[in-house]
Context: one part of a larger RNA
C1' cells in the first nucleotide's frame, strides 16, 4: 500500500460557475512512452530454500548450489492505454420554427382589510378571559355612516400545479433579461464529464448609514395565574419586520439521498410539447419526448423502506466518515465593524 462505508446507525460541501488535476465516443494509419515476451548485465555480505560438514544433539556455525523482487541495456510484438496524423456522428454545442412558466431586475398601478384623523347619528358602556383584572370610555368610547391619510400584504383562482442551481418565487400592467421543453435533422465535429484551490449566489435573525413605520412584535411596563412565575393567558409596547446602499454567510440550507452518463417488468394520475386516428370543429383515443407524483416486479436493504426521479446493475470524478463525552470547544491562522464565522486539537474520562 491492498479495506469498509456515507436516506434513518459516524459520514454528501447550502448551491452553482470553473482552473489545475483525474477520466473520456466511433473508424483507420503510424510511433513505441506505458504494457507483454526473449537475450545480456546487475542483483555485495548477512538473511531465505536445498545439499554436504563442525560443536555428543539442537540452537548456533563453515562450505557449495539456487531462488526471488527491483534496475540498466538490447531485440521483438502492437491488442489495450498514450502520442501524432486523417476521418465519422450516436455525446456536447449551434441554427430555424414553436410552447409553457409565482425564473430574475426596474418602473407604474388596483381593490379588500387593519389602524389613525375629521365629520354625522347615537348613549353607557366597550374590550378581554377558563374566570377576571390592568386598559379604553360622559373631555362622548364601542357600534354605525361619509370623507381623508399612510404602511404592509396580495383572499378567491390555487392544484403531491408551475419556475429556479440552491436559497427561493404568487394582485394587475409595461420595459429589460436568464434558463428549460418540443419539432426539423440543417450546421459544427468530441469541442465532453467531474472538479482540490479560486470566484459568485446564499432563508431568517443580526450589524452600519439614511429613510419609513399600518399591523404584528423580542426587550421592557402593567394585569392575572401560581407555593413561586424570570413563562404559558390578557392590556400596552420599543428595536425589528418594510425601502435604499453596504456587511454578515449561518439553518432540520432536508429528498437528512453529490454531479454526470449507461442499462434493467409494469399499473394509475398530473403538467408542458409533438405526431397520428377520429370529428364539421372541439372533445376523446393511440404513440412519443420532457417534467412531477403514486403503487408495485426483479434486485437491493439490519430493518424501515427504495424501486427507470433507485437506496437496483455498472462507469468517471469530487466531498466526507473511522467509538461516546470533552468539542459545532481551546490555541493558532484566515475572514468580520461587531455579533461571530471557518479551519480544528489534546489532557482527562466511560
Nucleotide at each position: 500500500c491492498u479495506g469498509g462505508g456515507c436516506g434513518u446507525a459516524a459520514a454528501g460541501c447550502g448551491c452553482g460557475u470553473g482552473u489545475a488535476g483525474g477520466u473520456g465516443g466511433u473508424u483507420c494509419u503510424g510511433u513505441a512512452a506505458g504494457u507483454a515476451g526473449g537475450g545480456c548485465g546487475u542483483g555485495a555480505a548477512a538473511g531465505c530454500u536445498c545439499c554436504c560438514g563442525g560443536c555428543u544433539c539442537a540452537a548456533c556455525u563453515g562450505g557449495g548450489a539456487g531462488a526471488g523482487g527491483c534496475c540498466g541495456u538490447u531485440c521483438u510484438a502492437a491488442a489495450c492505454u498514450a502520442c501524432a496524423g486523417a476521418a465519422c456522428u450516436a455525446g456536447a454545442g449551434g441554427a430555424u420554427g414553436g410552447u409553457a412558466g409565482a425564473g430574475g431586475g426596474a418602473g407604474g398601478u388596483g381593490g379588500a382589510a387593519u389602524u389613525c384623523c375629521a365629520g354625522g347619528u347615537g348613549u353607557a358602556g366597550c374590550g378581554g378571559u377558563g374566570g377576571a383584572a390592568u386598559g379604553c370610555g360622559c373631555a362622548g368610547a364601542u357600534a354605525u355612516c361619509u370623507g381623508g391619510a399612510g404602511g404592509a400584504a396580495c383572499a378567491c383562482c390555487a392544484g403531491u400545479g408551475g419556475c429556479g442551481a440552491a436559497g427561493g418565487c404568487g394582485g394587475c400592467c409595461u420595459c429589460c433579461u436568464g434558463g428549460a421543453c418540443c419539432a426539423u435533422u440543417c450546421c459544427c465535429g468530441a469541442c465532453a464529464c467531474u472538479c482540490a484551490g479560486a470566484c459568485g449566489c446564499g432563508a431568517a435573525a443580526g450589524c452600519u448609514a439614511g429613510g419609513g413605520u399600518a399591523g404584528c412584535a423580542a426587550a421592557c411596563g402593567g394585569g392575572a395565574u401560581u407555593a413561586g412565575a424570570g413563562a404559558c393567558c390578557c392590556c400596552g409596547g420599543u428595536a425589528g419586520u418594510c425601502c435604499u446602499a453596504g456587511c454578515c454567510c449561518u439553518a432540520a440550507a432536508c429528498g437528512a439521498u453529490g454531479u454526470a452518463g449507461a442499462c434493467u417488468a409494469g399499473g394509475c394520475g398530473u403538467c408542458g410539447g409533438a405526431a397520428g386516428u377520429u370529428u364539421a370543429a372541439u372533445c376523446a383515443c393511440u404513440u412519443u419526448c420532457g417534467g412531477u407524483g403514486u403503487c408495485c416486479a426483479a434486485g437491493c436493504u439490519a430493518a424501515c423502506g427504495c424501486g427507470a426521479u433507485a437506496a437496483g446493475u455498472c462507469u468517471a470524478c469530487c466531498g466526507c466518515c473511522u467509538g461516546g463525552g470533552g468539542a459545532c470547544u481551546a490555541c493558532g491562522g484566515c475572514c468580520g465593524c461587531a455579533a461571530g464565522g471557518u479551519u480544528a486539537a489534546a489532557a482527562c474520562u466511560c

This is a predicted structure of a 350-nucleotide part of an RNA (small-subunit ribosomal RNA, central domain) from an uncultured bacterium. Its Rfam family is "Bacterial small subunit ribosomal RNA". The RNAcentral record of the full RNA draws on SILVA.